[in-house]
Background:
This is a predicted structure of an 83-nucleotide RNA (c-di-GMP-I riboswitch aptamer) from a Gammaproteobacteria bacterium. Rfam family: c-di-GMP-I riboswitch aptamer. Rfam describes the family as follows. GEMM was predicted in a large-scale screen for bacterial structured RNA regulatory elements. Genes associated with GEMM are involved in a diverse array of functions, including chemotaxis regulation, signal transduction, secretion and chitin. The source organism's lineage runs through Bacteria, Pseudomonadati, Pseudomonadota and Gammaproteobacteria. The coordinates come from a structure-prediction model, not an experiment, and the mean pLDDT is 88.
RNA sequence: GUUUGAAAAAGGCACACCUUCCGAAAGGAGGGGUCGCAAAACUACCGGUCUAAGGGGAAACCUAUGACAGCGGGGUUGCCAAA
Numbered sequence: 001g002u003u004u005g006a007a008a009a010a011g012g013c014a015c016a017c018c019u020u021c022c023g024a025a026a027g028g029a030g031g032g033g034u035c036g037c038a039a040a041a042c043u044a045c046c047g048g049u050c051u052a053a054g055g056g057g058a059a060a061c062c063u064a065u066g067a068c069a070g071c072g073g074g075g076u077u078g079c080c081a082a083a
Base pairs, nucleotide, nucleotide: 002083003082004081005080012037013036017032018031019030020029021028022027035070041076042075043074045073046072047071048068049067050066054063055062056061
């Protein structure tokens, strides 16, 4: 440096749910929690998904400039061990 994650060690993160705050919502942040995770670290670049305040529309509805990285792919970085 590359590949791999069977066993082991040190540790790390934290689904649902509860709670406080922010937000129109999706969702986010703090605390509790612990389903799971070897990138469940970072990044909206590609696909996808969610929301629809504002805008459009007679209405149904449409629309991201708002989100999701724990949906898949790509990019960047990285602990331990084995080969």